Overview:
This is a predicted structure of a 76-nucleotide RNA (transfer RNA) from Saccharimonadales bacterium (SeqCode). The RNAcentral record of the sequence draws on ENA. Rfam family: tRNA. Its family is annotated with triplet codon-amino acid adaptor activity in the Gene Ontology. It is annotated as a transfer RNA. Taxonomically the source falls in Saccharimonadales (SeqCode) (Bacteria, Bacteria candidate phyla, Candidatus Saccharimonadota, Candidatus Saccharimonadia).

RNA sequence: GCCCGCGUAGCUCAGUGGAUAGAGCGUCUGGCUUCGGACCAGAAAGUCGGGAGUUCGAAUCUCUCCGCGGGUACCA
Numbered sequence: 001g002c003c004c005g006c007g008u009a010g011c012u013c014a015g016u017g018g019a020u021a022g023a024g025c026g027u028c029u030g031g032c033u034u035c036g037g038a039c040c041a042g043a044a045a046g047u048c049g050g051g052a053g054u055u056c057g058a059a060u061c062u063c064u065c066c067g068c069g070g071g072u073a074c075c076a
Base pairs, nucleotide, nucleotide: 001072002071003070004069005068006067007066010025011024012023013022018056027043028042029041030040031039049065050064051063052062053061
């Protein structure tokens, strides 16, 4: 350089066109407890990597850029 995959909450991921984008773990608050853990209840946290396009409607489809990962760059 070329090819493929990925980028969504602090972390690991789900969601492959339809309304307010979710789960687990973590964090915070309260309950419980002598205190803590465990457990129970609740809360916060997201420009869905950036930009453009298609569409009535985009995390989802298309183009481009950026980042990460993998493959290939061999033999004669």